RNAcentral holds the sequence, with entries from ENA and SILVA. A computed fold for a 1440-nucleotide RNA from an uncultured bacterium, annotated as small-subunit ribosomal RNA. Rfam family: Bacterial small subunit ribosomal RNA.
RNA sequence: AGAGUUUGAUCCUGGCUCAGGAUGAACGCUGGCGGCGUGCCUAAUACAUGCAAGUCGAGCGGCAGCGCGGUCUUCGGACUGGCGGCGAGCGGCGGACGGGUGAGUAACGCGUAAGAAUGUACCCCAGAGUGAGGGAUAAGCCAUCGAAAGAUGGUCUAAUACCGCAUAACAUCUAUGGAUAAAAGCAGUAAUGCGCUUUGGGAACAGCUUGCGUCUGAUUAGCUAGUUGGUAAGGUAAUGGCUUACCAAGGCGACGAUCAGUAGCUGGUCUGAGAGGAUGAUCAGCCACACUGGAACUGAGACACGGUCCAGACUCCUACGGGAGGCAGCAGUAGGGAAUUUUCCACAAUGGGGGCAACCCUGAUGGAGCAACGCCGCGUGCAGGAUGAAGGCUUUCGGGUCGUAAACUGCUUUUAUGUGAGAAGAAUAUGACGGUAACACAUGAAUAAGGAUCGGCUAACUCCGUGCCAGCAGCCGCGGUCAUACGGAGGAUCCAAGCGUUAUCCGGAAUUACUGGGCGUAAAGAGUUGCGUAGGUGGUUUAUUAAGCGACGUGUGAAAUCUUGUGGCUCAACCAUGAGGCUAUGCGUUGAACUGAUAAACUUGAGUAUGAGAGAGGUUAUUGGAAUUCCCAGUGUAGGAGUGAAAUCCGUAGAUAUUGGGAGGAACACCGAUGGCGUAGGCAGAUAACUGGCUCAUUACUGACACUAAGGCACGAAAGCGUGGGGAGUAAACGGGAUUAGAUACCCCGGUAGUCCACGCCGUAAACUAUGGAUGCUAGCUGUGUCGCGUAUCGACCCGCGACGUAGCGAAGCUAACGCGUUAAGCAUCCCGCCUGGGGAGUACGGUCGCAAGAUUAAAACUCAAAGGAAUUGACGGGGACCCGCACAAGCGGUGGAGCGUGUUGUUUAAUUCGAUGCUAAACGAAGAACCUUACCAGGGUUUGACAUCCCAAGAAGGCCUCCGAAAGGAAACUGUGCCGCAAGGAAUUUGGUGACAGGUGUUGCAUGGCCGUCGUCAGCUCGUGUCGUGAGAUGUUGGGUUAAGUCCCGCAACGAGCGCAACCCUUAUGUUCAGUUGGAUUUUUCUGAACAGACUGCCUCGGUAACGGGGAGGAAGGAGGGGAUGAUGUCAGGUCAGUAUUACCCUUACACCCUGGGCUACAAACACGCUACAAUGGCCGGUACAAAGGGCAGCCAACCCGCAAGGGGGAGCAAAUCCCAUCAAAGCCGGUCCCAGUUCAGAUUGCAGGCUGAAACUCGCCUGCAUGAAGAUGGAAUCGCUAGUAACGGUGAGUCAGCUAUAUUACCGUGAAUACGUUCCCGGGUCUUGUACACACCGCCCGUCAAGCCAUGAGAGUCUGGGGCACCCAAAGUAUGAGUUUUAUCUCGUCCUAAGGUGAAUUAGAUGAUUGGGGUUAAGUCGUAACAAGGUAACCGUA
Repeated sequence: AGAGUUUGAUCCUGGCUCAGGAUGAACGCUGGCGGCGUGCCUAAUACAUGCAAGUCGAGCGGCAGCGCGGUCUUCGGACUGGCGGCGAGCGGCGGACGGGUGAGUAACGCGUAAGAAUGUACCCCAGAGUGAGGGAUAAGCCAUCGAAAGAUGGUCUAAUACCGCAUAACAUCUAUGGAUAAAAGCAGUAAUGCGCUUUGGGAACAGCUUGCGUCUGAUUAGCUAGUUGGUAAGGUAAUGGCUUACCAAGGCGACGAUCAGUAGCUGGUCUGAGAGGAUGAUCAGCCACACUGGAACUGAGACACGGUCCAGACUCCUACGGGAGGCAGCAGUAGGGAAUUUUCCACAAUGGGGGCAACCCUGAUGGAGCAACGCCGCGUGCAGGAUGAAGGCUUUCGGGUCGUAAACUGCUUUUAUGUGAGAAGAAUAUGACGGUAACACAUGAAUAAGGAUCGGCUAACUCCGUGCCAGCAGCCGCGGUCAUACGGAGGAUCCAAGCGUUAUCCGGAAUUACUGGGCGUAAAGAGUUGCGUAGGUGGUUUAUUAAGCGACGUGUGAAAUCUUGUGGCUCAACCAUGAGGCUAUGCGUUGAACUGAUAAACUUGAGUAUGAGAGAGGUUAUUGGAAUUCCCAGUGUAGGAGUGAAAUCCGUAGAUAUUGGGAGGAACACCGAUGGCGUAGGCAGAUAACUGGCUCAUUACUGACACUAAGGCACGAAAGCGUGGGGAGUAAACGGGAUUAGAUACCCCGGUAGUCCACGCCGUAAACUAUGGAUGCUAGCUGUGUCGCGUAUCGACCCGCGACGUAGCGAAGCUAACGCGUUAAGCAUCCCGCCUGGGGAGUACGGUCGCAAGAUUAAAACUCAAAGGAAUUGACGGGGACCCGCACAAGCGGUGGAGCGUGUUGUUUAAUUCGAUGCUAAACGAAGAACCUUACCAGGGUUUGACAUCCCAAGAAGGCCUCCGAAAGGAAACUGUGCCGCAAGGAAUUUGGUGACAGGUGUUGCAUGGCCGUCGUCAGCUCGUGUCGUGAGAUGUUGGGUUAAGUCCCGCAACGAGCGCAACCCUUAUGUUCAGUUGGAUUUUUCUGAACAGACUGCCUCGGUAACGGGGAGGAAGGAGGGGAUGAUGUCAGGUCAGUAUUACCCUUACACCCUGGGCUACAAACACGCUACAAUGGCCGGUACAAAGGGCAGCCAACCCGCAAGGGGGAGCAAAUCCCAUCAAAGCCGGUCCCAGUUCAGAUUGCAGGCUGAAACUCGCCUGCAUGAAGAUGGAAUCGCUAGUAACGGUGAGUCAGCUAUAUUACCGUGAAUACGUUCCCGGGUCUUGUACACACCGCCCGUCAAGCCAUGAGAGUCUGGGGCACCCAAAGUAUGAGUUUUAUCUCGUCCUAAGGUGAAUUAGAUGAUUGGGGUUAAGUCGUAACAAGGUAACCGUA
C1' cells in the first nucleotide's frame, strides 16, 4: 500500500466482498510448564447455609457464663465482684466509610472553567472556661399476658445519660440602651495524660449558583398558572416560587422549546497517518440505587444496602389470634443463557472502626484454588548419518517424493522425577502465602504437537472415489464421467500450545468527503427566484476600538493510562521512578496587516433623472377576409366518399359537382426567419385604449442603498373539476365497417364530453439548455436582430468601431468519454437547493392542501450483486447507399400427377446391424447384401483364444484314410523323418501347457489426430514499424475512380509486408520443328508422341490526369480464348471413434472367437433422387452413313457350326495404335406402313418354356422366347437445372464384379438451340454508413395479467397487553398545624399535602385477527408480444 466482482473487450460511476488490528467473548479440534492479569455482558430474577460492623470496664450500675483466690462443706457441692475478665443493660464513638450494582436519569447528572449567600464530628493552631447542685430511669428483683415475636404493671439504683443555678473573654440578637446562652469527668504512686464546654482560624469534606460542552427523531411545532417577575412573610446550614398571600402578564421556542425513543457520565479503551469513528469490563473520579413505592426520625453528616414507620408483591413460621424476612457485600444455590470460578487461608503486610493502651473487629485487603479467557516467556532435543533401507504415495515404469527424515553412532539435561539445603517480603517482635521462589546433586532422550488451509483474491498439487448426486462456498463461483474448488489419501504451505469458526467494533471506505466528494448524459439544479423576511456574504479611503486573529506571562487540565530516559524481577509481559504530552480553558499584558464594531468621507457596484429606439410582452374593446360545416334556391345526373384492397356511410325522396344568397363558431395562409418579446409557463390577422419590462446615448443627482435567499407570498402548458354560456371543425368514451388466429388497437364511417368564453379550483409535465443565481478574469473567426458613432454620399446603401441580444466553429483549459469552450461544463469568490447501490417506492402509515381526481412531505421489512454512463469491435434491423451472382427477369427442358427402380422416415419383426437428418441427410458411407461380405437375430460350439511376442514340454514339416455331426468341430488309424551344428543345441513349423497378454464394428466425433462438407473460388483475413486515443481500439484496409478480384490508379499519418486474387501446372483450339511402329497414306495432308511458337490492350482511333473503358485492324484465337486442378483467416462443439490412428472408460468361459440357418430384400402410410411413358418432330419394318474414349491372361474371345433368342460348341489371335470386346454406335438419311384410338402408344403385372454364373438362385440373381397388356392422354399449390459446343436429345465405354437389382456413378463422342430489356422485387454475398436495452450475438433480448409454492409487509369488524399524562373518589404512615382530655408524658380527634388503590374520557406503543391489497422471490406452467432496429402504429413525459 491494495485486491476480487457489472462487459465480447474498455474507461468511468457505483455498491457488495476480502486481506489488518481488537475483544470481559463463545463454539469445534487439540493441549507440556511458568509468570502477570482477567472472569454473570443475559433475569436490578428468586435465594437455603455461613460469614461481611463493631468497639470501649480508663463513662456507669452491676455480674449471667468461664478461670483464679477466699469461706463453708454431709466432699455431691454451696456461698462470695475480692481478682482476671465480662453476657445482657444504661452511656459514648462508629454503623452516612469501606464493599456491590448500573435499574433510573438527556439532567447543573457528568466534564471543564468560574462564583457567593453556607455547614462541618474526628484532626491541627490559638483564646477563654471546666464552680456549686437536683430529680429520674434501664439492667436487676417481684408479678401478669402471649404459641412465638414480644408486651405490661409494681419496686430499687448509677453515670462522661438528663435538668435547673452561677459565671460570659468570645459568640448570637439588638429599638445600640441592653438582652440571651455552657460544661463531665476518668486514669495514674506522682509527674501528668485522656477528655468536656465555648470562640476564632486552618486543613480536608459537603451543600448551593453560573458560562460552555454533552445521543436520535420535525412522520413531535408550539409549550407553560407557581408558570415568569416583583413586594411581604415563612422556611433552610445557606441563595432562591423553596412555600404562602397580593400585584403585574410574563417566560421558553426553528441557534429546535415541548413530546417520544435510547443511555449512568468522565479519565480512558479499541481503531485510524491524522481528522475522526466506535466504546465506557477490569483500575481511578463523580452520580444514582439497595425487594417495589412513599415518609420522616436520630445524627456533624442519611431521608440511611446488612436502621425505623406505612402501603404493595413475594417467601417462611404459626397454637390461626398473630409474627418474621430482603446477597445489586464474600463464597454458594436455583433459574435464565452461547457463556463467566472456591460455601478456601489469614489479619503476617497495606488501610479502616473502637480503645490511653494491650487488643478486638474487618469476605476491605493480602494470598491460595479453578478456567489456554488474554498477554509474555520456555520446552518437546542437538550433531553426525545414503545402500538415498523398508513402507506409503506417484510414475512417461527410467524414476521421483516423504528424506538426513528414520534406523544407527556420539553429545546435552531447559523441562520432568528423586534427594538435599532454602530466602526477601519485617521498622523491636509477629509470615496466611510456604518448606513457596531461587539454588545444588542424581536419573535418563528420557514426560511433552497440534490445528487450519492448498481454484483466484492468498503462501501451498497430485492420485483415487463421486457424477448438477453427495456436498463446498467470505466474494467471484465449483460439481452433469479426466473436479488442483466435493470426500479420502500422499505431499505441501501457514501458525504453533495453540489453531480455526462465529459474533461485535474501527480500518481499508475519499462509500457523508472539516482535513477530503459530487449534481449536462452515471444518483443529484426546486417549474419560475418573479417579489421578498430571517440568516450568510459584501466596493474604495481615513481614524478609533481590540471581539475574532497572533505573541508573551500566569493558573487549571487528579492519579493511573500514553510517549520517552533510567532502573527492578535471569529476559519479556509486569512493576518502580524522572521528563514530556494531555491538541482544552480562565486571567493579565501586548500587536494592529486582515475580518468585525463605531465615526467620517468617496464613486467605479446599485439606483434616479433627461433624450431616443425595437418588440407575437400583458389586459380590454372593436373589426376583417380566406376556408370548413349547415340552411334556402337554381343548373345537372348517377354516382360520391373512403382504402393496401374493401366495406360500413351519403345518393334517383336527386347526392358529389357547380352558381347565388344566408347562419354560426373556431383558427389567423403569405410575411415567417437556428428572427423578436417575456422571470418561467408562454406570446402571431388588423385597429384603439390602458399597462409592465428592456436596450442605446448624454451629462447630472443619491452615495454601498448590494448579492443570495430557509420558511412565506405570487405566477404556473395540457388534461381534469364546479357554475353559467357557446358549439363550425376536431375528438377520449361509445356505435358500426374492415384487418386478424384473436384485434376491447393501428385503417375507415360516424360520434358525446372536452377543446372556445366568463368566474372559481387544481399545481403537475422529457415544466429540458435534462446545465440555480450573482460578480470578476481567460485567443479568436463568422452569421444575424436592435441602438449609437465614424467614414462616405444630395440622400439611402456599402465599409469600420462600440454596447446589448441570438446562433455556428474553434486557442488554452476542463471532462470517464461524448462534448463544453467570453451565452463555459475553463480559472476563482459568495449564497441557496439537491445526491449517496439496484429493486421494494416516490409506495405504505401519519400530517398539510384539495369539491374530487389527487398533490406535497416521506419510510421500513424483505430481496439482488449488481443496476448504470460514455465509448469500442462485432452481429442484427420488416434502416440507408453502392455492387455482384442462372438471384430475379427473358427463354429452353424438367420435378410435383402415373407405373417401376433406388434411398429415407415410420411401422412391423427374433433380427429387420450401424452411421448420415434444412441449405451442408435421403442412387449418401455402399466403385455392386443369395453364402461370404455382416457388424444384426436364433441355435450349436471354443476359452491364452481366428491373429502378435515371450517361456516350458513333445513332435520336423507335411501327406492320407475311417466314424459321428447341419457345419464348426470331436474321436481314431497309417505314413514321413528333412536343414545347420563346436553334438549342448539352433532355424523354420505343428501340437499341448503356463501366465503376462491377445481380442472388442463396445461408449464418448461434446476428450482428439487426420480427412471431408459448407459459407465460397466469395474477396477477403492479418502483421511489423510509425501515428492517434487514458483505454478497448483506430489508422493502414477509409475516400474518388476502375476491375472478375483489397485488380490497378490517384489522393491520404501513414510506410511496408504476409496469407488469399492473378500468374506459374494440366488439357483443349492454331502453327512450326523433330521422330514415327503395330496406324494412315503413297503427295502437301490425316493420325500418334515430344519440344517450341503464338496474345502483350502490342498496333490504330475515341473518352479519361491515370488506372482503364468503347470501337477497329490483323489473327486459328482478343482483352481471364474454353475447361480443369488449386479453396485465405475463420464459422457451424458441422460429419466421421464403422476406413485407419488414438486419450479415457467398459467386457474378459464374453460386449471376444468359429459355424449352420435366417435377417439387412418386411409394408398401412409419407418424403427424396431417378428411369419409362402418355405418342405422328412419333411407333414399327427394310436399306444406308459417320465417333470418341476405354478394357482384356483365373482375361477379351475372332472365323465357322447349332439355336427364333438368351446362349452353346469351337478354338485362331492378343499381355494389345497389331488380336478381341466391337458390325465399332445411336439419333441421322432414304423408302414403306400405322391415322389420333388407351391405339401397331405405353409397357407394369402375371403364366408357361428356356439359358447363364455359382457348393447353392425358396426366402433373394440376371437374361431369352411365347403369351398377358395395368396405371398413364403432359400433371394442383409449389419447385429445380441451364447463358454455347451450353441446355436438350442420342448412343458408347469403364470401375466395382463369380453373377447381378446399373434406370446409379463416372468418362466419351454425335446432333445441337432459344433468351438476357434490365436490377424495381425474391434469395445469397461483399463494402461503407446508421440505430441497438443483442454478444449463446434476432432461433437474440424482454413486458404484464393469470395459475402454483415460499417470504416479509399495509388495511381490517375488533380483541388483548403495556406506557405517560389529565379529571374525580378514597386515603395509610409521616412532617407541619389546630383542638380536647389530662396521668404533663403522651394519647385521641381534626386540617393541609400525599404513596398505594378505584372510576372516567381521551392519547400512545406493541402483539394478535376472519378477510383483503399490492410487493418480493422461485431451471423448464398459461395467454399474448408492450419495449430494444423505423421493434414492424417512433419512443417517452403529464393528465383523463
Its mean pLDDT, the model's own confidence on a scale to 100, is 84.